[in-house]
């Protein structure tokens, strides 16, 4: 250049068209337990990279852009 493969809460991840107003687990915060801290309990905030398409409906399929990442060429 040319092909594949990834991108989701702060971090790790669920999910294969409708049960997703995106869920879970550590992490954070209140709060209750505690003599205190830890551990445990309640409860709370936090993502779908980015723009278009398809579709009655897209986290989810298609194009394209951005990152990242493997394979593989061409010039000198």
């Nucleotide at each position: 250049g040319g092909c594949c493969c990834c991108a989701u809460c702060g971090u790790c991840u669920a999910g294969a068209g409708g049960c997703c107003u995106a869920g879970g687990a550590c992490a954070c915060g209140a709060c209750c337990c505690u003599c205190u801290c830890a551990a445990g309990g309640u409860c709370g905030a936090g993502a779908c990279a980015c723009g278009g398409g398809u579709u009655c409906g897209a986290a989810u399929c298609c194009c394209g852009u951005u990152g990242g990442g493997g394979c593989u060429g061409c010039c000198a």
This is a predicted structure of a 76-nucleotide RNA (transfer RNA) from an Actinomycetes bacterium. Lineage of the source: Bacteria > Bacillati > Actinomycetota > Actinomycetes. Its Rfam family is "tRNA". From the family's description: Transfer RNA (tRNA) molecules are approximately 80 nucleotides in length. By type it is a transfer RNA.